[in-house]
RNA sequence: GGGCGCUUAGCUCAGGUGGCAGAGCAGCUCGCUUACAACGAGCAGGCCGUGGGUUCGAGUCCCUCAGCGCCCA
Numbered sequence: 001g002g003g004c005g006c007u008u009a010g011c012u013c014a015g016g017u018g019g020c021a022g023a024g025c026a027g028c029u030c031g032c033u034u035a036c037a038a039c040g041a042g043c044a045g046g047c048c049g050u051g052g053g054u055u056c057g058a059g060u061c062c063c064u065c066a067g068c069g070c071c072c073a
Stems, first nucleotide, its partner, number of pairs: 001072007010025004019056001027043005049065001051063003
């Protein structure tokens, strides 16, 4: 220098052909318990890496930049 992949909640990751952002774990509250853990119930937490574009509508499609990983040179 060229090619490919990834970037979504604190963490690990889902999110068919564009149409109300989810799960598990972690956290908080309540229940249970003499206590704790486990278990049960509930709650909170993200405008989806940046900036643009297309569209009535974008996590999803296109472009740009950035970070990380792999391959080639």
Predicted 3D model of a 73-nucleotide RNA (transfer RNA) from a soil metagenome. It matches the Rfam family "tRNA". From the family's description: Transfer RNA (tRNA) molecules are approximately 80 nucleotides in length. Its mean pLDDT, the model's own confidence on a scale to 100, is 83. RNAcentral holds the sequence, with entries from MGnify.